[in-house]
Context: one part of a larger RNA
RNA sequence: AGCCAACGGUGGAUGCCUUGGCGCCAAGAACCGAUGAAGGACGUGAGUGACUGCGAAAAGCUCCGGGGAGCUGUCUACUAAGCGUUAUAUCCGGAGAUGUCCGAAUGGGGAAACCCGGCACUCGUCAUGGAGUGUCACCCCGGUCUGAAUACAUAGGGCCGGAGGAGGGAACGACGGGAAUUGAAACAUCUGAGUACCGUCAGGAAAGGAAAGCAACCGCGACACCCUUAGUAGCGGCGAGCGAAGAGGGUAGAGACUAAACCGUGUCAGUGCCAAGCCUGAUGGCGUUGCUGACGCGGGGUCGUGGGACCAGCAGAGUGAGCAUCAGAUCACUCAGGGAGUUACCAAGUUGCUAUGUAGGAGAACACGCCUGGAAAGGCGGACCAGAGUGGGUAACAGUCCCGUAUCCGAAACAUAUGCAGCCUCCCGCUGUCAUCCCAAGUAGCGCCGGGACCGAGCAAACCGGCGUGAAUCUGCGGGGACCACCCCGUAAGUCUAAGUAUUCCUUGGCGACCGAUAGUGAACCAGUACCGUGAGGGAAAGGUGAAAAGUACCCCGGGAGGGGAGUGAAAUAGUACCUGAAACCGUUGGUUUACAAGCAGUUAGAGAGUCGUCCCUUCGGGGGCCUCGAUAGCGUGCCUUUUGAAGAAUGAGCCUGCGAGUUACGGUAUGUGGCAAGGUUAACCAGUGAUGGGAAGCCGAAGCGAAAGCGAGUCUGAAUAGGGCGUUUAGUCGCAUGCUGUAGACCCGAAGCCAAGUGAUCUAUGCAUGGCCAGGUUGAAGCGAAGGUAAGACUUCGUGGAGGACCGAACCCACGUCAGUUGAAAAUGGCGGGGAUGAGCUGUGUAUAGGGGUGAAAGGCUAAUCAAACUUGGCGAUAGCUGGUUCUCCUCGAAAUGCAUCUAGGUGCAGCGUUGCAUGUUCAGUACCGGAGGUAGAGCACUGAUUGGGCUAGGGGGCCCACAAGCUUACCGAACUCAGUCAAACUCCGAAUGCCGGUACUCCAGAGUGCAGCAGUGAGACUACGGGGGAUGAGCUUCGUUAGUCGAAAGGGAAACAGCCCAGACCAUCAGCUAAGGUCCCAAAUUUUGAACUCAGUGGAAAACGAUGUGGGAUUGCCCAGACAGCCAGGAGGUUGGCUUAGAAGCAGCCACCCUUGAAAGAGUGCGUAAUAGCUCACUGGUCGAGUGAUCCUGCGCGGACAAUGUAACGGGGCUAAGUUCAGAACCGAAGCUAUGGAUUCGUACGUAAGUACGAGUGGUAGAGGAGCGUCGAUGCUGCAGUGAAGCCGGCCCGUAAGGGACCUGUGGAGCGGUAUCGAGUGAGAAUGCAGGCAUGAGUAGCGAGAGAGGGGUGAGAAACCCCUCCGCCGAAAGCCCAAGGGUUCCUGGGGAAGGCUAAUCCUCCCAGGGUAAGUCGGGAGCUAAGGCGAGGCCGAAAGGCGUAGUCGAUGCACAACUGGUUAAUAUUCCAGUACCACCGUGUCCGCGCCAGGUCCAAGAGUGGCAACGUUGGGGCUGUUUCCUUCGGGAAGCGAACUGACCGAGCUGCUGGCGGAUAGCUGAAGGGGGACGCAGGAGGGUAGGUGAACCGGGGCGAUGGUAGACCCCGGGUAAGCGUGUAGGCGGGUUCCGAUGAGAGUUGGAGCCGUAACGCUGAGACGUGAUGCCGAUCCACUAGGAGAAGUCACUGAUCCCAUGCUGCCAAGAAAAUCCCAGCAGUGAGUUGACACGGUGCCCGUACCCCAAACCGACACAGGUGGGCGGGUAGAGAAUACCAAGGCGAUC
Repeated sequence: AGCCAACGGUGGAUGCCUUGGCGCCAAGAACCGAUGAAGGACGUGAGUGACUGCGAAAAGCUCCGGGGAGCUGUCUACUAAGCGUUAUAUCCGGAGAUGUCCGAAUGGGGAAACCCGGCACUCGUCAUGGAGUGUCACCCCGGUCUGAAUACAUAGGGCCGGAGGAGGGAACGACGGGAAUUGAAACAUCUGAGUACCGUCAGGAAAGGAAAGCAACCGCGACACCCUUAGUAGCGGCGAGCGAAGAGGGUAGAGACUAAACCGUGUCAGUGCCAAGCCUGAUGGCGUUGCUGACGCGGGGUCGUGGGACCAGCAGAGUGAGCAUCAGAUCACUCAGGGAGUUACCAAGUUGCUAUGUAGGAGAACACGCCUGGAAAGGCGGACCAGAGUGGGUAACAGUCCCGUAUCCGAAACAUAUGCAGCCUCCCGCUGUCAUCCCAAGUAGCGCCGGGACCGAGCAAACCGGCGUGAAUCUGCGGGGACCACCCCGUAAGUCUAAGUAUUCCUUGGCGACCGAUAGUGAACCAGUACCGUGAGGGAAAGGUGAAAAGUACCCCGGGAGGGGAGUGAAAUAGUACCUGAAACCGUUGGUUUACAAGCAGUUAGAGAGUCGUCCCUUCGGGGGCCUCGAUAGCGUGCCUUUUGAAGAAUGAGCCUGCGAGUUACGGUAUGUGGCAAGGUUAACCAGUGAUGGGAAGCCGAAGCGAAAGCGAGUCUGAAUAGGGCGUUUAGUCGCAUGCUGUAGACCCGAAGCCAAGUGAUCUAUGCAUGGCCAGGUUGAAGCGAAGGUAAGACUUCGUGGAGGACCGAACCCACGUCAGUUGAAAAUGGCGGGGAUGAGCUGUGUAUAGGGGUGAAAGGCUAAUCAAACUUGGCGAUAGCUGGUUCUCCUCGAAAUGCAUCUAGGUGCAGCGUUGCAUGUUCAGUACCGGAGGUAGAGCACUGAUUGGGCUAGGGGGCCCACAAGCUUACCGAACUCAGUCAAACUCCGAAUGCCGGUACUCCAGAGUGCAGCAGUGAGACUACGGGGGAUGAGCUUCGUUAGUCGAAAGGGAAACAGCCCAGACCAUCAGCUAAGGUCCCAAAUUUUGAACUCAGUGGAAAACGAUGUGGGAUUGCCCAGACAGCCAGGAGGUUGGCUUAGAAGCAGCCACCCUUGAAAGAGUGCGUAAUAGCUCACUGGUCGAGUGAUCCUGCGCGGACAAUGUAACGGGGCUAAGUUCAGAACCGAAGCUAUGGAUUCGUACGUAAGUACGAGUGGUAGAGGAGCGUCGAUGCUGCAGUGAAGCCGGCCCGUAAGGGACCUGUGGAGCGGUAUCGAGUGAGAAUGCAGGCAUGAGUAGCGAGAGAGGGGUGAGAAACCCCUCCGCCGAAAGCCCAAGGGUUCCUGGGGAAGGCUAAUCCUCCCAGGGUAAGUCGGGAGCUAAGGCGAGGCCGAAAGGCGUAGUCGAUGCACAACUGGUUAAUAUUCCAGUACCACCGUGUCCGCGCCAGGUCCAAGAGUGGCAACGUUGGGGCUGUUUCCUUCGGGAAGCGAACUGACCGAGCUGCUGGCGGAUAGCUGAAGGGGGACGCAGGAGGGUAGGUGAACCGGGGCGAUGGUAGACCCCGGGUAAGCGUGUAGGCGGGUUCCGAUGAGAGUUGGAGCCGUAACGCUGAGACGUGAUGCCGAUCCACUAGGAGAAGUCACUGAUCCCAUGCUGCCAAGAAAAUCCCAGCAGUGAGUUGACACGGUGCCCGUACCCCAAACCGACACAGGUGGGCGGGUAGAGAAUACCAAGGCGAUC
């Protein structure tokens, strides 16, 4: 460590239970709200955290009823204090009162539950401030008053009145808008669907509704809903799909009112008028009035056999009326008559009764006995009640114990009745004539464009809408599906209308073949909670002690937690982690095995060991069986899925438990079964408690054929009587069950996406508004000045100056490199370097832009850790020809991976192949014989082509020849022909085998064939052999075959192992036999078998071309005793060095030739060799030797060729010379084959009523088809068990072919549970990267998140970490201090230690309790405005809503009054001390200005004068001028200066008269000033701060050489306010003109004078504040007291003067406070100064704040705006080291 057993832990399955859900039925109620809702916030109890109730009158108050003994709600006890007990407690019901704040929210505002007001009255104060009650929004409606542009008028405004409206609410309803996914296997019309969603509005219902309707020549008679018609008629890329209506049967039932004509009347308008009129007649009298039109009112009138008006006629009683009387007529009222009624018609109700509801009351029968038990309701026995035996409770199961139940009774108050009755209220003539009038107008119709209907533009009527056009009045008009005619139906353009129908947030009662804690609502429990998210939104887990807490007194161990005793209890292994208590997982004890041995973990055999128990035997010692472990051996590659094929190194599962997938509705079809049957059957609905009964509308069938008319056992086609097609030859229909299918999500889970409505700019992008920030250093532009220079310039130099998307470099911003990190410290960081750093800079706060949208210096970037279209919810269970998963058993059969088609190829349809039923009955198949068709293999070359060589040769080329013609020749090309040799899928003169077709016969009973019907699956195939194609006559390649086999879906034996090869097809059992393939030396069953050969290579036991004198066999052919072959001994010569060439070439570089001689033989030379020779050889010859020796071909077995990766490793190993190879033989082994024996089962046959028996043949199996069963949960009937112990759980044993079962036995458990028959299902789990929970593994592993601790003491049960001390170390432009944001009690004190703290903890930012935040001046509100928001009226828009004026909000800005010290455990500019300031109020004093009185003055206007100028006109007429005349002298006329007169206008002014007025002050929305503004730069004056001091004060005087000294140490402060007004800064006067304005004023320009005084502003210093406070130190000791010096010098800011000054161009908020004059209102007292007294509201204020408290899931190396910011060195806020101060960072 494994296995087994026993006992535990952990865990929470299972069983049982149910307070909670789910579904339905019946009845009720269907609204609440400005009289303040729904929903909340905050409060409320004696002590109170939460829930419930309630509201400052606060778990309640009042009244009226009920009820009757206890009560003060629940978790939830306890204490305290009370109430009540016979009727006024608690409690229940009805009606009231009160009812904070928010919310439509409504006085104004607003960040909901808060802030700030006006008015009236009241309280309080001397007064202000303060408090209470009421009231104050907007819109609409009614009335009334007023009243613009503009005369009447209107708009508008004021006032009064209104239970008017607003908002909320589950579904149902009507209307306005209106998708997409999806389906169509794509997609656009279409579908989805007028669905989802958004919006408006209403009611208890809504809508619709009393025919300008249907219909069809018959008729019906409002509307709605149900059944049916009918999946019909139709519509439709005539696709997918969509889909009526009339009629018929039912529910319910109900009809009315206006407009118009006509009459009357009122108002207004127009017109007209003195005689009409006043009911008629008469008389008298009166007399201001007709006609037309418009509008209002009253009467009248309401219909389609057209109606009404008008006209005519007829028709009760009484009373009254008119100017008077009489007569008449008319009108009104009442009665009578008739009718109706509170929902319409038409309207207000009221009373009573009855019924019901909202509390209640009465209500029978065992105190029975015994037994078991903790307990009786159980068992046994005996009684009783029942209009009550529904149900619940009580210590197990109760008719008779309790509550109840059946039945009966009951209401002061309120409510309901579409119940009844009374009162009451309302309505009402008839007939005739058909001439006249009326009968709904921008309407109907028509045109164009649309919409909705079954109707998609179609032949498209009818209905509705927009635009345009535009009638008629009953002899009219509309409709009847284009249109026309005839006929019929109706009467539009006005309105109302109950019931029947839809729904259920809610109330009461009841029911369930619904769930029972992973179920049922998300929620049985304090759940829409905790938690997540900015937000919209998302959204859990979690039940059980016991009958009763009797919840363990007391003792012991322990700091505690916890445990052991004791006790309670029936039980404590029921002990608040509590019923039962399974499994995974973790242990303890015992038995057994394992230390040379490799793996699917089992199975078969089995040595050995063993405790308890049990059985057997026993010689009583013991042995054996069952049981447990098990050495060793044989065989043996998990499961699922997907696949041709998986042990696969292809998918899925860590393990266990629970949950988890073919269902339901309505159609269709088939089968089974039942009822009835030429018939079958009802639907809605009605009756009934129900079972059932009724209901015949309708449907299917009984007749078909045809396009139809139509005909009919036939009919259609057709000329046909022909032929042919479809029919005829009889069974249906309605239920139930099952299979399959259609429409629905349709077996379950799974997208990316599409659309709708919303939520988001706390991240980020950009804009807008308003604030803030940028140490230090460097460079040195323009301009200016000076000098030089020039004719003048230009120019040069120097200085000054301080520009710059300038330079270097911190903060700040960014993110280029590298390293680290990568289950991080961090879901983007750290270390070291890097870039920008006065600018297109960075940043805070507020605000704007929103999803096909924004924003974007543009990367498809960013838009909350998400972006080529955010997030959330919904459509939605989108769709998924795709992947995965799909749960018990047995029996029978059993495929396919092919063809055709396919936007089709991994999908589908039909066919093929399977199965089941029925029918047929050998039709199938095989063999034999007979008869056929054929063009393959082969072969061939006759055709078609290809093809090699030869011959012959036309023709062509070359050569010779050649004047031409011709000729000759040719080793050139070459048709045809010919000879020889070849080739072919698309050649065939030929041509099989096999196969195919037909016939006959035989064999054969085979899960053969065929037909019809139901249901499928398959349509990815693989290899082997054969025949082919492609390829390389490659591939474990690809493709084809109606070729075959196997695998697939097949196990067994063999091939070592090995789907596809060989053998062989597993129903089960057997320690039987025979064989197949293949084997027989050992592993390892069977021959070391027989005979004959071969092989020597370990060939066997991997391979080719090619090679080889390996070896066996066969064949052919040379040489050979006349001596071969091989060896040995000799010869191998001469011409000649052949010739040529060559430097040389002599046999042997090369070329040519290759003869002759001698001889036994010898090449003008086979090789070596030399410079060339030489030399050595060979061929050839002789000798020796003495028998075979060469060559070639065929063939068996071998050899070489032969190189790869861990290790022999190419027989399976050992090993083998056979145990290799070939041939022949004998024997044996060998399988799940065959046989034998027994058993099971299917089908068939025979027998049998059946059960069954006998025989025969079967029984591998994936997809799949068919059949039969097991189990779970529930229901009903019957029948049983159970406290003497149900279910469940842990085991044992037994039974069955399986799912499973058990009359069986222990234990646990403690209350329910079985059997049987039938029925009904949320009915069976191992896999879905399934879901939930629990528990493992990794693993005592990684890690413990930047940084220094050590020692001593204390506390404590316990100390590395807590507290104290000492030393050491770290930060120090922070790791210090103070704010804002954000957080929200974290702050302080006491206590605690379970959990949190990455360890421990006595400690904590943890837990418990208590405490803590004090303001006229700080911040915000009561002041202001910016961007921007909202927005009365208004404008725009289908709705929702958008924009926006007046206004009103809105700081990040403007305005605005306090400082120092002290004090607490915790607060301080807040308390205290001292010293100030602001606003207001009161009182007092003084000055000023007013009122009154007196006096005075006066605008306008009126009257009356004067003056000057101008204008007009008259007179006048000089000079002059024009025209005319002229005798030329002049004259006439016109104009006309001076002069003059009059008048008008305006100005100035006098007088008269006196209406009226003057004015302080306050208030004020209109005017003006002011507030009021950029950036950069430099210099100056100061201050804060710092440093030093020999000066001042206090203390010290030294362990060791010196130290009373120029020694050492410490210290050397003080605000606001008030006074003064410095450095500095700013400011001119006057005249004239322009612009603008009502004016004041503002603004521009020019001239002259001046540069002073003065005024304004202004830091600081000084004085005062302060004889105070502080202060080193000392005394005291945790309280307190005393208290010195408090100076000088230097340095010096980024702070102040300063919003200044200078320069520059990009030209740099608004409003209020404040000031000014005039104006408006008010106004009799009042401004100001001083003094005294008083008032001063609301909110924040603790604590953290570069962080352990904020944002980052964390006590997280990140992020986070502003202020202060000391010393030494340094330019510096760099850097280094220090101070104050803070830390040592949780192993």
A computed fold for a 1787-nucleotide part of an RNA from an Ilumatobacteraceae bacterium, annotated as large-subunit ribosomal RNA, half A. The sequence was found in a public genome assembly.